The part of an RNA shown here (small-subunit ribosomal RNA, central domain) has 339 nucleotides and comes from Pinacopodium congolense. Its Rfam family is "Bacterial small subunit ribosomal RNA". Gene Ontology terms of the family: ribosome and structural constituent of ribosome. Its mean pLDDT, the model's own confidence on a scale to 100, is 85. Taxonomically the source falls in Pinacopodium (Eukaryota, Tracheophyta, Magnoliopsida, eudicotyledons).

[in-house]
Context: one part of a larger RNA
RNA sequence: UUAGGCAUAAAGCAUUUAUAGGUGGCUUUUUAAGUUUGCCAUUAAAUCCUAGGGCUCAACCCUAAAAAAGCGGUGGAAAAUGCCAAGCUGGAGUAAGGUAGGGGCAGAGGGAAUUUCCAGUAGAGCAGUGAAAUGCAUAGAGAUCAGAAAGAACACCAACGACAAAAGCACUCUACUGGGCUGACACUAACACUGAUAGAUGAAAGCUAAGGGAGAGAAUGGGAUUAGAUACCCUAGUAGUCUUAGCCGUAAAUGAUGGAUAAUGGGAGUUAUGCAUAAGCGUUAUAGCUAAUGUGUUAAGUAUCCCUCAUAGGGAGUACAUUUGUAAGAAUGAAACUC
Numbered sequence: 001u002u003a004g005g006c007a008u009a010a011a012g013c014a015u016u017u018a019u020a021g022g023u024g025g026c027u028u029u030u031u032a033a034g035u036u037u038g039c040c041a042u043u044a045a046a047u048c049c050u051a052g053g054g055c056u057c058a059a060c061c062c063u064a065a066a067a068a069a070g071c072g073g074u075g076g077a078a079a080a081u082g083c084c085a086a087g088c089u090g091g092a093g094u095a096a097g098g099u100a101g102g103g104g105c106a107g108a109g110g111g112a113a114u115u116u117c118c119a120g121u122a123g124a125g126c127a128g129u130g131a132a133a134u135g136c137a138u139a140g141a142g143a144u145c146a147g148a149a150a151g152a153a154c155a156c157c158a159a160c161g162a163c164a165a166a167a168g169c170a171c172u173c174u175a176c177u178g179g180g181c182u183g184a185c186a187c188u189a190a191c192a193c194u195g196a197u198a199g200a201u202g203a204a205a206g207c208u209a210a211g212g213g214a215g216a217g218a219a220u221g222g223g224a225u226u227a228g229a230u231a232c233c234c235u236a237g238u239a240g241u242c243u244u245a246g247c248c249g250u251a252a253a254u255g256a257u258g259g260a261u262a263a264u265g266g267g268a269g270u271u272a273u274g275c276a277u278a279a280g281c282g283u284u285a286u287a288g289c290u291a292a293u294g295u296g297u298u299a300a301g302u303a304u305c306c307c308u309c310a311u312a313g314g315g316a317g318u319a320c321a322u323u324u325g326u327a328a329g330a331a332u333g334a335a336a337c338u339c
Stems, first nucleotide, its partner, number of pairs: 005309001007293002012307001014201004021194003025088004031082001033081001035077006042070002050064005091191001092188003097182003103177002106174004110154001114150004120144002125136002163168001206247006215241001220236004258306005266284002269281003288295002313338002321332004
């Protein structure tokens, strides 16, 4: 490389936009590039194949014939692909209006809880555990009750539910804004699909700067447990967790399932709605598929197009090198050796 593959065996990029490239709807026309076909020329000899012949046979040798395929030239064919021109509306868009939504971003407001502060009442414990101790408390704790402040998160509704490309998204209201579904009379007329390189987004942790810091809480101190206890349990508690502006670019980033299109049995749900359809979200299950588990109109079935990726285990996602980053690291990514 071919072939056969990528849910769980090696293998789907975290997600998306889009360039080159690849692929591409219906009807008619042109052309003949690819395609197909006739003829011509050429492709040294030897070799191979076939038919004869010669060495006693054979290997071997001699003679003759035949020969595919390639390249070039020339003539023909035109169904399908390409090209040219014209048209079409089913794909794809535009669109009055309608519709659901925790989609995004910004601003404003809210209550419960927690902690702290301050004042009153009251007066001996509180807290914690398997049991304790460290800890807090007569300098008045804990409890109770007025008041004040702060930060973070939004109970119930809540769902097998909604939305978003994924990451993700939920107290309430408002402004701005993206996408989906539906869609009368209409419009454009293949404008499509995929997508190497590239761009954008990308949980948590971590980093830089400035704020903020209630709760919980890596590190760390102390108390226990224990043979020890750098742990599990307890008491404290820094970074970080929050905001703003930048980095980082990774996750079991999972549906372990790339995207698009077409058609293909049933049953009972749900979102939306007055109902149905459409469009989703789940479930059961036929055929089929699968090594099995399972999957099954949201395919892992039947087909087509495009892209990524794997090729026994370890060594190793390591070394070296390059790119990138403040760093931590990330991306690309071997071999010896071993079995």